Molecule: transfer RNA
Organism: bacterium
RNA sequence: GGGCGGGUAGUUCAGUGGGAGAACGCUUGCUUCACACGCAAGAGGUCGUGGGUUCGAAACCCACCCCGCCCA
Numbered sequence: 001g002g003g004c005g006g007g008u009a010g011u012u013c014a015g016u017g018g019g020a021g022a023a024c025g026c027u028u029g030c031u032u033c034a035c036a037c038g039c040a041a042g043a044g045g046u047c048g049u050g051g052g053u054u055c056g057a058a059a060c061c062c063a064c065c066c067c068g069c070c071c072a
Stems, first nucleotide, its partner, number of pairs: 001071007010024004018055001026042005048064005
């Protein structure tokens, strides 16, 4: 330098055009002598950045940035 895959909650990830989500973690309450487990409620998001398409974009298109693999 070229090709491919990926970037979404603190972590690991799902999500193929209209509601942003799951598990774990965190907070509060219940339970317990206490902790854990369990139950209930809750907080937490520039969906990598910019632009384009569209009535509407996390998703489609273009450029760039970052991570991984392969080729040279």